[in-house]
This is a predicted structure of a 136-nucleotide RNA (c-di-AMP riboswitch aptamer (ydaO/yuaA leader)) from Alkalibacter mobilis. Model confidence (mean pLDDT): 79 of 100. It was read from a public genome assembly, where an Rfam model found it. Lineage of the source: Bacteria > Bacillati > Clostridia > Eubacteriaceae > Alkalibacter.
RNA sequence: CUAGCAAUAAUGCUGAAUUCCUGUUGCGGCAGGAUACGGGGGAACCAAUUUUUGGGGUGAAUUCGAUUUUUUCGAUAGGGCUAUUUCUUCAGUCCGAAUCCGACAGCUAACCUCGGAAGCUUGGGAGGAUAAGUCA
Numbered sequence: 001c002u003a004g005c006a007a008u009a010a011u012g013c014u015g016a017a018u019u020c021c022u023g024u025u026g027c028g029g030c031a032g033g034a035u036a037c038g039g040g041g042g043a044a045c046c047a048a049u050u051u052u053u054g055g056g057g058u059g060a061a062u063u064c065g066a067u068u069u070u071u072u073c074g075a076u077a078g079g080g081c082u083a084u085u086u087c088u089u090c091a092g093u094c095c096g097a098a099u100c101c102g103a104c105a106g107c108u109a110a111c112c113u114c115g116g117a118a119g120c121u122u123g124g125g126a127g128g129a130u131a132a133g134u135c136a
Stems, first nucleotide, its partner, number of pairs: 012120003019034006037115005046106001052103001054104001055101004063075004078095005085129006
């Protein structure tokens, strides 16, 4: 100097999932209490009357075809990333899962109740608007 691996931190990303306080601890961790933010149930009115062909919720994650129908592949509704805050556009590149309720739920004021995780580290082009800072 180059390349690879690992760890930590920073930055940023998906997501509701951020930020604190107390106790214990050498630290981590653990326990508890709050919180940004988010979900469910639940009147009138309205809607709907389609209920084993079960039904419903969270989520972007539905649907179709092929297949050794165990499995795998292809496509697809839909969703994300490519970094001053945001918008448009071109191009590129990914995801298109999982799980919960347990016979049961439309909307829904009051009211009731729950979550407040986890996992990662991308950087190409063109244009518009807005904001911030400095100087006069």